[in-house]
RNA sequence: UGCUUAUUAAGAAAGGUGGAGGGAUAGGCCCUGUGAAACCUUAGCAACCUUCAAUUUAUAGAAAAGGUGCUAAUUCCUAAACUGCCUUUGGCAGUAAAAAUAAGUU
Numbered sequence: 001u002g003c004u005u006a007u008u009a010a011g012a013a014a015g016g017u018g019g020a021g022g023g024a025u026a027g028g029c030c031c032u033g034u035g036a037a038a039c040c041u042u043a044g045c046a047a048c049c050u051u052c053a054a055u056u057u058a059u060a061g062a063a064a065a066g067g068u069g070c071u072a073a074u075u076c077c078u079a080a081a082c083u084g085c086c087u088u089u090g091g092c093a094g095u096a097a098a099a100a101u102a103a104g105u106u
Base pairs, nucleotide, nucleotide: 002105003104004103005102006101007100008099013042014041015040016039017038021031022030023029025079026078027077028076043071044070045069048067049066050063051062052061054059055058075098081095082094083093084092085091086090
């Protein structure tokens, strides 16, 4: 980097350094000198890996020491495509795609 599977309406921020960007991409709409990104410290959330104990073989329960992740807005909203419905130059709903994270694998 690619592939497979699962999840994505919930949850959880303060300080220091820094000094202008950030929210993946495009459009929109937002955040930001009342301090962006990035890095560090501390705290927290969650429970993928993990641990414990059941049943018995894929389910429901508990924990949080360790490996990740996360702590504005539903993945902030919409998207090329497909399906259904409708009051049809379009609208609505769903799927898929894309993205993020985890585990496995190349």
SAM riboswitch aptamer (S box leader) from an uncultured Flavobacteriales bacterium, 106 nucleotides, folded computationally. The prediction has a mean pLDDT of 79.